A computed fold for a 73-nucleotide RNA from an archaeon, annotated as transfer RNA.
Rfam family: tRNA. Rfam classes the family as a transfer RNA. Rfam links the family to the GO term triplet codon-amino acid adaptor activity.
It was read from a public genome assembly.
Its mean pLDDT, the model's own confidence on a scale to 100, is 83.
RNA sequence: GGGCCCAUAGUCGAGCGGUCAAGACACUACCCUCACACGGUAGGGAUCCCCGGUUCGAAUCCGGGUGGGCCCA
Numbered sequence: 001g002g003g004c005c006c007a008u009a010g011u012c013g014a015g016c017g018g019u020c021a022a023g024a025c026a027c028u029a030c031c032c033u034c035a036c037a038c039g040g041u042a043g044g045g046a047u048c049c050c051c052g053g054u055u056c057g058a059a060u061c062c063g064g065g066u067g068g069g070c071c072c073a
Base pairs, nucleotide, nucleotide: 001072002071003070004069005068006067007066010025011024012023018056027043028042029041030040031039049065050064051063052062053061
């Protein structure tokens, strides 16, 4: 220098172009316990890496960046 893949909550991780963007762990409150853990119930937390474009509508499609990984040179 070239090619491919990835980026969604504190972590992991789903998500046919259309509804409130799942779930698990973690966190908070309550229940349980003498107490802790386990367990149960409820709850909060996401401008979906950035900028543009397409579209009536974009996490999703397209272009360009940024960061990370792999391969080739």